Context: one part of a larger RNA
RNA sequence: CCACGGUUAAGGAACUAGGCAAAUUAGCCCCGUAACUUCGGGAGAAGCGUCGCCCCGAGCAAUCGGGGCCGCAGUGACCAGGCCCAGGCGACUGUUUACCAAAAACAUAGCACUCUGCGAAUUCGUAAGACGCUGUAUAGGGUGUGACACCUGCCCGGUGCUGGAAGGUUAAGGGAAGGGGUUAGCGCAAGUGCGAAGCUCUUAACUGAAGCCCCGGUAAACGGCGGCCGUAACUAUAACGGUCCUAAGGUAGCGAAAUUCCUUGUCGGGUAAGUUCCGACCUGCACGAAUGGUGUAACGAUCUGGGCACUGUCUCGGCCAUGAGCUCG
Numbered sequence: 001c002c003a004c005g006g007u008u009a010a011g012g013a014a015c016u017a018g019g020c021a022a023a024u025u026a027g028c029c030c031c032g033u034a035a036c037u038u039c040g041g042g043a044g045a046a047g048c049g050u051c052g053c054c055c056c057g058a059g060c061a062a063u064c065g066g067g068g069c070c071g072c073a074g075u076g077a078c079c080a081g082g083c084c085c086a087g088g089c090g091a092c093u094g095u096u097u098a099c100c101a102a103a104a105a106c107a108u109a110g111c112a113c114u115c116u117g118c119g120a121a122u123u124c125g126u127a128a129g130a131c132g133c134u135g136u137a138u139a140g141g142g143u144g145u146g147a148c149a150c151c152u153g154c155c156c157g158g159u160g161c162u163g164g165a166a167g168g169u170u171a172a173g174g175g176a177a178g179g180g181g182u183u184a185g186c187g188c189a190a191g192u193g194c195g196a197a198g199c200u201c202u203u204a205a206c207u208g209a210a211g212c213c214c215c216g217g218u219a220a221a222c223g224g225c226g227g228c229c230g231u232a233a234c235u236a237u238a239a240c241g242g243u244c245c246u247a248a249g250g251u252a253g254c255g256a257a258a259u260u261c262c263u264u265g266u267c268g269g270g271u272a273a274g275u276u277c278c279g280a281c282c283u284g285c286a287c288g289a290a291u292g293g294u295g296u297a298a299c300g301a302u303c304u305g306g307g308c309a310c311u312g313u314c315u316c317g318g319c320c321a322u323g324a325g326c327u328c329g
Base pairs, nucleotide, nucleotide: 002323003322005320006319007318008317010315011314014313019310027051029049031047036041038147052069053068054067055066056065057064058063070074082308083307084306085305086304087303088302089300090299094106095105110145111144112143113142114141115140116139123130124129148295149294150293151292153225154224155223158222159221160218161217162216163215164214167213168212169211173207174206177203178202179201180200181199182198185194186193187192188191226244227243228242229241230240253287254284265281266280267279268278269277
């Protein structure tokens, strides 16, 4: 010097990305206990006090009361919560990357849409068959959202789904009619011409379903939710007006946010000093309503900021024990 453990004057987070680590707290009993709240909680909130031994009294006893004794110390060793305030996210218990991530991710009860009438839909299998289910729409499958509270605006033009069947388009198949090949036969100038039926090749009118086009519906389906100019008796701003475009132009609520580029925005709070934090403002680069919006008690080995207590984290080191290393053998 290293590892592990113990202790430390004064200070007490000045350490550090960050109180990481360590320290504090700790048991039983008595008293006492706030905001908030879904009235259950919060809560062991917080914060005080007591505890040994001897004698006496009460009591069946546990135990309680009184008096006394000793120590630095009485839950005498061991074992045994640190606490509070504010905010983000997720309601909660739960689940997860076996071996770098435990979370705000997944799940969840609840909510909604949609399919399914039973030999159900969905799924597996070529099939038989099986699951669904020895269930029957208060059931089963799929999808999204995610307790609860208050809510969930506008757009159906595109894409999807769904309903419609008048018209257009449209396959195989059917197929009128035409054309070609072949030839019984016929004609003649005698090796060429015509040529029925049948067979066959081909063109093909017409007929011919769903689909698509078309006409409706549907957004808790996929998704989308504007621009420019002017205007009020200071200024500023614009309730108001004009105009262009759109399927419709973002409603409520929230907002420098897990979203804000400019940005350490501006103001307020906290600090002597605060790129973080909390409360506001709104100029939202680029929030926004089940890809849910805004709140929310309780909960969290969650994340962020602050405080009390406490400490070798630090000022700044020291000392001690054990084991290595090291030296000698």